Description
Predicted 3D model of RNase P RNA and transfer RNA as a complex of 474 nucleotides.

RNA sequence: GGAGUGGCUCGAGUGAUCGCCGGUGCGCUCUCUCCGGAGGGCGCACGGGAGGAAAGUCCGAGCUCCACAGGGCGGGAUGCCAGUCAACGGCUGGUGGGGGCGACCCCGAGGAAAGUGCAACAGAGAGCAGUCCGCCGCCCCCUCUCUCCUUCGGGGGAGAGGCAUCGCGGUAAGGGUGAAACGGUGAGGUAAGAGCUCACCGGGCCGCUGGUAACAGGGGCUGCACGGCAAACCCCAUCCGGAGCAAGACCGAAUAGGGGAGCGUUCGAGGACGGCCCGUCCGAGCUCCCGGGUGUGUCGCAGGAGGCGCGCGGCGACGCGCGUCCUAGAGGAAUGAUCGCUGCUCCGCUCGCGGCGACGCGAGCAGAGGACAGAACUCGGCUUAUGAGCCACUCCGACC
RNA sequence: UCGGGGAUCGUCUAACGGCAGGACUCCAGUUUCUGGUACUGGCUAUCUAGGUUCGAAUCCUAGUCCCCGAGCCA
Numbered sequence: 001g002g003a004g005u006g007g008c009u010c011g012a013g014u015g016a017u018c019g020c021c022g023g024u025g026c027g028c029u030c031u032c033u034c035c036g037g038a039g040g041g042c043g044c045a046c047g048g049g050a051g052g053a054a055a056g057u058c059c060g061a062g063c064u065c066c067a068c069a070g071g072g073c074g075g076g077a078u079g080c081c082a083g084u085c086a087a088c089g090g091c092u093g094g095u096g097g098g099g100g101c102g103a104c105c106c107c108g109a110g111g112a113a114a115g116u117g118c119a120a121c122a123g124a125g126a127g128c129a130g131u132c133c134g135c136c137g138c139c140c141c142c143u144c145u146c147u148c149c150u151u152c153g154g155g156g157g158a159g160a161g162g163c164a165u166c167g168c169g170g171u172a173a174g175g176g177u178g179a180a181a182c183g184g185u186g187a188g189g190u191a192a193g194a195g196c197u198c199a200c201c202g203g204g205c206c207g208c209u210g211g212u213a214a215c216a217g218g219g220g221c222u223g224c225a226c227g228g229c230a231a232a233c234c235c236c237a238u239c240c241g242g243a244g245c246a247a248g249a250c251c252g253a254a255u256a257g258g259g260g261a262g263c264g265u266u267c268g269a270g271g272a273c274g275g276c277c278c279g280u281c282c283g284a285g286c287u288c289c290c291g292g293g294u295g296u297g298u299c300g301c302a303g304g305a306g307g308c309g310c311g312c313g314g315c316g317a318c319g320c321g322c323g324u325c326c327u328a329g330a331g332g333a334a335u336g337a338u339c340g341c342u343g344c345u346c347c348g349c350u351c352g353c354g355g356c357g358a359c360g361c362g363a364g365c366a367g368a369g370g371a372c373a374g375a376a377c378u379c380g381g382c383u384u385a386u387g388a389g390c391c392a393c394u395c396c397g398a399c400c
Numbered sequence: 401u402c403g404g405g406g407a408u409c410g411u412c413u414a415a416c417g418g419c420a421g422g423a424c425u426c427c428a429g430u431u432u433c434u435g436g437u438a439c440u441g442g443c444u445a446u447c448u449a450g451g452u453u454c455g456a457a458u459c460c461u462a463g464u465c466c467c468c469g470a471g472c473c474a
Stems, first nucleotide, its partner, number of pairs: 001396010012342007020049002023046010051372001055383002058381005063244004070278004075240005080094005095109001096107004110235002115233002117229002132175002134171005141162009183201006202224001203222004208217003248299003251295001258290006270282003292473001306325008344369003348365007401470007410424004418454001426442005447463005
């Protein structure tokens, strides 16, 4: 200098002017009044006002209501081990597997000897398979040698060699097809071959040692019976009642709680209750259509599994103790705009210094840029979007 | 807030996990004096990024965009 890996931090600061949304206090004024007060409007003052993701709504909870949550089927989620947490599908640390030269990263990682299913094309054969080529044996045939018989034409027997094609049989070691061909490598063995036999590796079963465990190491037995896919159905284990702040509670007001149709009133509609059944409780209304009405009402709702700092325990996630801080919570919704100054990044110009030079460093001037994105009951995570800076480490090249 | 569905050539749509097909459009050629018609041929796509699998439009995960439905009578 180039190419990367992991992690951390911040999400500009400040001043002026003009605004926006809540809160508190004071003043003026209006209304009501049980004469204590309550509410509304206007003005002034003080103080506050988005995020690391407020987002997606993907998980898990708090909270609230419904039988305090019942039985079964169905459905959903998770899936190596241990820990952590209020809980989790999150996080931490390990195990095993995979990727990278490396720093390091990734894994939905239970079960394929319960069952069902899938595997296009190619290929002989795709699941308890298979002979296409090849290899080997036999038959047939041919040649040669030896030998026997002979009517001299020939015929029989044995051995060796060959054997294009065809036939019968052996063979899954080799070739070829495929993502995948019924363990792999080597040796023995054989007509050729084959776990046929042996050694090692792999697999299965049983002990031992270490570890909380996943698992690792090593020993014995067993020739091997058991190929892949479960992000195919499925099986196993664990967990899950439903709804969601438009939950829910309270207060006041308006109109007419109006009209029509259907179903139903112990022969039980409908609701809690959800996809279904059972069961329990409530139970006289329920559904649809037409028409109408009223609150920009109050609470829920902002102090919480909260943030920061220090100490202790733990490899870590995290836990415990002490101190300290906390002031958005609205009507579909405010937190903004303009102009300065400072700071950051980039480009251009000028000057100075270093260097032969490309260029580097410093100063000044002018200009441009500043991302993703907006709380809606609240938390813990995950995921996604996004600007800048810093630290540590790895590999390669050059120089000292 | 809760629930459901979808995205395939330029447009409308097909497709058991096994070569992404069709119609219209477009382009080129033939026919014609020219255009249209007709005929022949061609180009063009699985929303994006990962994963499972021998193999993904299809299965899974995350994201982007679009559409639909439900909830006031206090």